[in-house]
Context: one part of a larger RNA
């Protein structure tokens, strides 16, 4: 000096991001007592108070109970084991799950709710296939998406994108069928010209190259529907007999202009917003207000008892966390010996 322990005057969180760590309380018994709130189950061992040894008597089978007495600082007298508590917010309903080895959470899951698909040789998944799972199940079943107990609710918009349905018209591929155009090259028949070597034409027939027309699907365009589908949910100007404000009016744009509820929020830039509470003093906290930079309704909105090694604020108790250090034990390092 470090590590692990022990103790401390006065104060008692002044420490610190934060009571981190430590300390303290209670001590699985008995008696009494127990609030708000609540989903009536809980909250709850809430909180809080008292008793606890030994001797005698009485009652009792006894455990015990009642009364009297005795001792100590201390009676579950040791050891082991064994809740700190209260008030108030946020989030998540809950028990559960998770980043083996820096994150345990407000993340995931969940029961419940809802939408879509699936009529069975199901949808869907694996496999080239056979086949298998789904399921020895059959729509009160199975698969997929979202939300996430419960309570009260879940507004407007189908213009865009997606999905579903439709079929009159427009557009639209290849194969195929058919009808042409322009060529190449054979055969047969027959003309014209000819320098007799050939050149050129017509008709029929065979093979072949290039190219075009017509006929034909879904799709797209089109017509509707659909939000617990992906999503979106305005601006300017004026107006009331103080002022201020604007129930009201005008105008532009839009598919429609954010409803209920909540709101300086885990979301508010300005911002330590303003007011109230708590403190001697409070950028945090709680309650309000609302011109919400940039909340908002199953990407759920708002509440909510219980629960939480979650997270914010306050208090009691307690303490070497601190004012501010000090002393001791053991072990280790270093120095000396």
């Nucleotide at each position: 000096u470090g590590a692990u322990c022990u103790u401390c005057a006065a104060g008692g969180a002044a420490c610190u991001c934060g009571g981190c760590a430590a300390a303290a309380a209670a001590g699985c018994a008995g008696c009494c007592g127990u609030a708000a709130c609540u989903u009536u189950g809980g909250a709850a061992u809430a909180a809080g108070g008292c008793u606890u040894g030994c001797c005698c008597a009485u009652a009792g089978c006894a455990a015990u109970a009642u009364g009297g007495g005795c001792c100590g600082c201390a009676g579950c007298g040791a050891a082991a084991g064994u809740a700190u508590u209260u008030c108030u917010g946020g989030c998540a309903a809950c028990u559960g799950u998770u980043u083996a080895u820096c994150a345990a959470a407000a993340a995931c899951a969940c029961a419940g709710c809802u939408c879509c698909c699936u009529g069975c040789g199901a949808a869907c998944u694996c496999g080239u296939a056979a086949g298998a799972g789904g399921a020895u199940g059959u729509a009160u079943a199975g698969g997929g998406g979202g939300u996430g107990a419960c309570a009260c609710c879940u507004g407007a918009c189908c213009a865009a994108u997606g999905c579903c349905a439709g079929a009159a018209g427009g557009u639209u591929a290849a194969c195929u069928a058919u009808c042409g155009g322009c060529g190449g090259u054979g055969g047969u028949a027959u003309g014209a010209c000819u320098u007799c070597g050939g050149u050129u034409g017509u008709a029929c027939u065979g093979c072949u190259g290039c190219u075009g027309g017509u006929a034909u699907a879904a799709g797209c365009c089109c017509u509707g529907g659909u939000g617990a589908a992906u999503g979106u949910c305005g601006g300017c100007c004026g107006u009331a007999a103080c002022u201020a404000u604007a129930a009201c009016g005008g105008u532009c744009c839009u598919a429609a202009g954010g409803u209920a509820g909540c709101g300086a929020a885990g979301u508010a830039c300005c911002u330590u917003g303003u007011c109230g509470g708590g403190u001697a003093a409070g950028u945090u906290c709680c309650g309000a207000c609302g011109c919400g930079c940039a909340c908002g309704a199953a990407u759920g909105g708002u509440g909510u008892a219980a629960u939480g090694a979650c997270u914010g604020g306050a208090a009691a108790a307690c303490u070497g966390u601190c004012u501010c250090g000090a002393a001791g034990a053991u072990c280790a390092g270093c120095u000396c010996g």

This is a predicted structure of a 337-nucleotide part of an RNA (large-subunit ribosomal RNA, domain IV) from a bacterium. The sequence was found in a public genome assembly. Rfam family: Bacterial large subunit ribosomal RNA. Rfam links the family to the GO terms structural constituent of ribosome and ribosome. Rfam 15.1 lists 51,934 matches to the family in 10,816 species.